Predicted 3D model of a 510-nucleotide part of an RNA (small-subunit ribosomal RNA, 5' domain) from an uncultured bacterium.
Its Rfam family is "Bacterial small subunit ribosomal RNA". Gene Ontology terms of the family: structural constituent of ribosome and ribosome.
Context: one part of a larger RNA
RNA sequence: GGACGAACGCUGGCGGCGUGCCUAACACAUGCAAGUCGAACGGUUGUUAAUGUAAGCUUGCUUAUAUUAACGAUAGUGGCGGACGGGUGAGUAACGCGUGAGCAAUCUACCUUUUAGAGGGGGAUAACAUUGGGAAACCAAUGCUAAUACCGCAUAGGGACUUUUUACCGCAUGGUAGAGAGAGGAAAGGAGAAAUUCGCUAGAAGAUGAGCUCGCGUCCGAUUAGCCAGUUGGCGGGGUAAUGGCCCACCAAAGCUACGAUCGGUAGCCGGACUGAGAGGGUGAACGGCCACAUUGGGACUGAGACACGGCCCAAACUCCUACGGGAGGCAGCAGUGGGGAAUAUUGCACAAUGGGGGAAACCCUGAUGCAGCAACGCCGCGUGAGUGAAGAAGUAUUUCGGUAUGUAAAGCUCUAUCAGCAGGAAAGAAAAUGACGGUACCUGACUAAGAAGCCCCGGCUAACUACGUGCCAGCAGCCGCGGUAAUACGUAGGGGGCAAGCGUUAUCC
Numbered sequence: 001g002g003a004c005g006a007a008c009g010c011u012g013g014c015g016g017c018g019u020g021c022c023u024a025a026c027a028c029a030u031g032c033a034a035g036u037c038g039a040a041c042g043g044u045u046g047u048u049a050a051u052g053u054a055a056g057c058u059u060g061c062u063u064a065u066a067u068u069a070a071c072g073a074u075a076g077u078g079g080c081g082g083a084c085g086g087g088u089g090a091g092u093a094a095c096g097c098g099u100g101a102g103c104a105a106u107c108u109a110c111c112u113u114u115u116a117g118a119g120g121g122g123g124a125u126a127a128c129a130u131u132g133g134g135a136a137a138c139c140a141a142u143g144c145u146a147a148u149a150c151c152g153c154a155u156a157g158g159g160a161c162u163u164u165u166u167a168c169c170g171c172a173u174g175g176u177a178g179a180g181a182g183a184g185g186a187a188a189g190g191a192g193a194a195a196u197u198c199g200c201u202a203g204a205a206g207a208u209g210a211g212c213u214c215g216c217g218u219c220c221g222a223u224u225a226g227c228c229a230g231u232u233g234g235c236g237g238g239g240u241a242a243u244g245g246c247c248c249a250c251c252a253a254a255g256c257u258a259c260g261a262u263c264g265g266u267a268g269c270c271g272g273a274c275u276g277a278g279a280g281g282g283u284g285a286a287c288g289g290c291c292a293c294a295u296u297g298g299g300a301c302u303g304a305g306a307c308a309c310g311g312c313c314c315a316a317a318c319u320c321c322u323a324c325g326g327g328a329g330g331c332a333g334c335a336g337u338g339g340g341g342a343a344u345a346u347u348g349c350a351c352a353a354u355g356g357g358g359g360a361a362a363c364c365c366u367g368a369u370g371c372a373g374c375a376a377c378g379c380c381g382c383g384u385g386a387g388u389g390a391a392g393a394a395g396u397a398u399u400u401c402g403g404u405a406u407g408u409a410a411a412g413c414u415c416u417a418u419c420a421g422c423a424g425g426a427a428a429g430a431a432a433a434u435g436a437c438g439g440u441a442c443c444u445g446a447c448u449a450a451g452a453a454g455c456c457c458c459g460g461c462u463a464a465c466u467a468c469g470u471g472c473c474a475g476c477a478g479c480c481g482c483g484g485u486a487a488u489a490c491g492u493a494g495g496g497g498g499c500a501a502g503c504g505u506u507a508u509c510c
Stems, first nucleotide, its partner, number of pairs: 001510003006506005013382006019375002021340001026338003030335003035080003040077002043074015087293003096218008106210002111206007119153001121151002128143006161182009189198003219265003226256002231253004236248003268290004272283001274281002295316005318329004346372001348371003354368001355366004385415004395406004419451001422445004429437001454499005459480003465494005475482002
């Protein structure tokens, strides 16, 4: 000098764009943050209409009830989604990350292309009703019922399994393509008057996403020198989508290490951003990619995908309810609270846009997101007036008392209106409709120099000097050093220098 997620002191006019718990991965009141589909299903229920029955009587109306139809609502079964999006960095020195390869050892819902198919049956169960238990959370028994829920049967090959074989190829196990045999395996319907459409089943390919393996790179300590028993390898098996001591039985005795094993400490990694002429150094806030975690520890279930932040089970700590028998909870989602701290914001608006989930759609949900609020926290831009004006006014400071400085500075005169304020108009963002932002940006008009300047420094480094006070005191200080009676170094004043809505200080990095 530059930088900063900064803080502190003094000061503070406006706008644009960004950024904002770095500390306690501390504890959390309250609200919201993941639902959706009635065009999968049986119920329940509301409104309207028609028809039937009954009752009342004002004899064509009212009420009750049943059936049908249309339009709504929806607890439950079922489907898809809750594995994305959002948060945090505790752990991790590791194939975690980065980079480059490999899988002849793999999976992939939804989506795209394509080849075939969807025949015929069955038994349940929630809802509901009844009964019982419980303070509650909720649970049990009996009975009834539906499906795109569940289960057999049929059919099916170039699909899976076993097996025979041919050709070609390779990277060791082998791979690709073709032919044959055996035994086995599937489906679901909905809407519509129909056409059709949305689905369903079995394959083939693609795309996307994921899993695994390897080369190289990835902090400090030797005042850590030896470490390791599923340890290292093999054979066989289990398990997995898949390779593998991943797991198991048996066999062998290996494996790593001074090119730093093991142990200890610290730490999420990267693209990047900072600095520097570069090499390098330090760093990993915001944005983007990957990883890990979700009160702590463990576990599996479901599923294409999780060992699952707002799912389940167990244990632990903590908090809450309780009729003491037993239950409920998890903000490292968005706001917000307490606490910690030098320190970090609103319990806001909207789904209008972009994107996501569900749905045939209308649409619903979305604290993702878009916006607004707060903060000079940062960067950038603008303003606080312009011209003229010497009697060099007054005041103030100083003085050798003549003057000098403040100083064209002010006043005065002539102008202008950026910003702010007032009034009127008024968008784009939105494809036909739909705008939270927002009567916002922006435009126009009138109006008044009015509403808008501070902070640090002035001994040298280092731009900028005098007076008074103080008297090694009070104090200053980044380094050298100032102060003990003439202090340009302390304090105040005048003057000056620098930067400017900021200026200084402190911490940290180069």